[in-house]
């Protein structure tokens, strides 16, 4: 170099931030989804991996 296990810290899960909790990853986890044979080009959800809450942002009532 390289695979493989073990502890310990750590980071990650398509756009913020805080609590639980779940998987993953040790330089990788991870970087949405749909049409079109490709490359180009068009269209679309959602701020969560899951929950709750707070922010931003859309919609639709009311005063």
């Nucleotide at each position: 170099c390289u695979g493989c296990u073990g502890g310990u810290c750590g980071g990650c899960g398509a756009u913020g931030g805080a609590g639980u909790u779940c998987g993953c990853c040790g330089u990788a986890a991870c970087c949405g989804c749909c049409c079109g044979g490709g490359u180009u080009g068009g269209g679309c959800u959602g701020a969560u991996g899951a929950c709750u809450c707070c922010u931003a942002c859309g919609g639709a009532c009311c005063a």

About this RNA: The prediction has a mean pLDDT of 78. Fluoride riboswitch aptamer (crcB RNA motif) from a Gemmatimonadota bacterium, 63 nucleotides, folded computationally. Of the family's consensus pairs, 100% are formed in the model. It was read from a public genome assembly, where an Rfam model found it.